[in-house]
RNA sequence: GCCUCGGUAGCUCAGUGGAUAGAGCAGGAGCCUUCUAAUCUCUUGGUCGGGGGUUCGAUUCCCUCUCGGGGCG
Numbered sequence: 001g002c003c004u005c006g007g008u009a010g011c012u013c014a015g016u017g018g019a020u021a022g023a024g025c026a027g028g029a030g031c032c033u034u035c036u037a038a039u040c041u042c043u044u045g046g047u048c049g050g051g052g053g054u055u056c057g058a059u060u061c062c063c064u065c066u067c068g069g070g071g072c073g
Base pairs, nucleotide, nucleotide: 001072002071003070004069005068006067007066010025011024012023013022018056027043028042029041030040049065050064051063052062053061
C1' cells in the first nucleotide's frame, strides 16, 4: 500500500430503512435476613466512532476520515 471484518450503555453484545434503540453483567433503591451475600422487584445510564450524501424518514444504504482485529504484498 491492497483486501476483509468490526466501532451501539461502564463491560460483553443484539438490532439492520419508520415504534419511546434493547438484552445480560455492572451501578443505585427496595424486599428478605440478626448482619452480609444470593434470590426477587423497580430503576439510572446512549453525540449508535467523526463528517458529508441519498431518502419524506438513516443506528441501518453510499462516500470519506479515524481507531481496532485478521489476511496479502
This is a predicted structure of a 73-nucleotide RNA (transfer RNA) from Kocuria carniphila. Taxonomically the source falls in Kocuria (Bacteria, Bacillati, Actinomycetes, Micrococcaceae). Rfam family: tRNA. Rfam describes the family as follows. Transfer RNA (tRNA) molecules are approximately 80 nucleotides in length. The family's RNA type in Rfam is transfer RNA.